[in-house]
RNA sequence: GGGCGAUUAGCUCAGUUGGUUAGAGCGCUACGGUGACAUCGUAGAGGUCGAGAGUUCGAAUCCCUCAUCGCCCACAA
Numbered sequence: 001g002g003g004c005g006a007u008u009a010g011c012u013c014a015g016u017u018g019g020u021u022a023g024a025g026c027g028c029u030a031c032g033g034u035g036a037c038a039u040c041g042u043a044g045a046g047g048u049c050g051a052g053a054g055u056u057c058g059a060a061u062c063c064c065u066c067a068u069c070g071c072c073c074a075c076a077a
Base pairs, nucleotide, nucleotide: 001073002072003071004070005069006068007067010026011025012024013023019057028044029043030042031041032040050066051065052064054062
């Protein structure tokens, strides 16, 4: 330098080929519960969907650029 993949909650990940209010598990907080924990139950908080720009009535989803990470190839040493 070229190609491919990934980026969504603190962590691990889904999101049905563009459409109704963005989700799950774990974790966290409060309450219940217990002698006290754990397990369990209920409720809640937590997201500018990596950044920017574009297309569209409408974008996590499509196009472009960039960033970070991983893999492969090439070049040089």
The RNA shown here (transfer RNA) has 77 nucleotides and comes from Flavobacteriaceae bacterium TMED184. The source organism's lineage runs through Bacteria, Bacteroidota, Flavobacteriia, Flavobacteriales and Flavobacteriaceae. Rfam family: tRNA. By type it is a transfer RNA. The RNAcentral record of the sequence draws on ENA.